[in-house]
Context: one part of a larger RNA
């Protein structure tokens, strides 16, 4: 000096990105227990009291023929200690917010999460030799199943809801029409052959799917405006005009895991708060199953605050053990 421990005056998070680490709590019995809530919970909430031993007394259970043995329990009185769950073992607690409903799963070896999954919801395909998948095929899975079944995609408990746009792309439907390959009937011409014929060229018509075209369809891919004016203070604009569009963002929420300007402004908390909570709305660039907004319970999740607690710190010190170091 380092490692692992133990202890510490006064203070008690002033440390730090952050209470990281440590300390504290810890068991049993009894009392008592809030908001909120899906009425199950929250809850061991929180907050308290008692606990050793001796004497007397009392309850219950098991074993035994019985004597009795092993446990359990009530009440009262007393005894000793600094300390009685005397050691080990053994929850710290509370409030608020984000995200995800939950238990679960994951990057074996830097990520455990808000990611994945999930029950539930929806769309879509599939009538059975099913759709779909593997395979050149035979065949196999699906399934010894049969639409309350099976496949695919999206969303993700529950509650309240899920607006407008079908112009583009996709999908579905459409006995017409247009376009259109090979083919087919015919026509004309050429070559060749004695001929029957064969071959070639040109051409009208015929001619499927597809595409064009016409519709439908958003819990399909997706999208959801601009400028100008206007009210008897000012400001603002319920109102009006105009341009463009397929349609111009509804309900909600909103400086947000989304807000650039930005430490926005106001309020709360602090002596002091770029974080946090509540509002406002000027949404650079929110928004409804690419789900929107809430939500009890849950979380080795993220953020803020408080109580307790402490060597995290003010500010370090001593001790124990092991190393390092010096000497032998």
């Nucleotide at each position: 000096u380092g490692a692992u421990g133990u202890u510490g005056a006064a203070g008690g998070a002033a440390c730090u990105c952050g209470g990281c680490a440590a300390a504290a709590u810890g068991c049993c019995u009894c009392u008592g227990u809030a908001a909120c809530u899906u009425c199950g919970g929250a809850a061991g909430a929180a907050a308290g009291a008692g606990g050793a031993c001796c004497u007397a007394u009392u309850u219950u259970u098991g074993g035994g023929c019985a004597a009795c043995c092993a446990a359990u329990u009530u009440u009262a009185g007393g005894u000793g200690g600094c300390a009685c769950a005397a050691g080990c073992c053994a929850g710290g607690g509370a409030g608020a917010a984000g995200c995800g409903a939950c238990u679960g799963u994951u990057u074996a070896u830097c990520a455990a999460a808000a990611a994945c999954a999930c029950a539930g919801g929806a769309c879509u395909c599939u009538g059975c030799u099913a759709a779909c998948a593997c395979g050149u095929a035979a065949g196999u899975g699906g399934a010894u199943g049969u639409a309350u079944a099976g496949g695919g995609u999206c969303u993700g408990a529950c509650g309240c809801c899920u607006g407008c746009c079908c112009g583009g792309u996709g999908c579905u439907g459409g006995a017409a029409g247009g376009u259109u390959a090979a083919u087919g009937c015919g026509a004309u011409g050429a070559g060749u052959g004695c001929a029957a014929g064969c071959u070639c060229a040109u051409u009208u018509c015929u001619g499927a799917a597809g595409c064009c075209c016409c519709a439908g369809u958003g819990a399909a891919c997706g999208g959801c405006g601009g400028c100008c004016g206007u009210a008897a203070c000012u400001a603002u604009a319920a109102c009006g005009g105009u341009c463009c569009u397929a349609a111009g963002g509804u309900a909600g929420c909103g400086a947000a895991a989304u807000u650039c300007c930005u430490u926005g402004u106001c309020g709360g908390g602090u002596a002091a708060g770029u974080u946090c909570c509540g509002a406002c709305c000027u949404g650079c660039a929110u928004g409804a199953a690419u789900g929107g907004c809430g939500u009890a319970a849950c979380g080795a999740u993220u953020u803020c605050u408080c109580c307790g607690c402490u060597g995290u710190c003010u500010c370090c010190a001593a001790c124990a053990u092991c190393a390092a170091c010096u000497c032998a």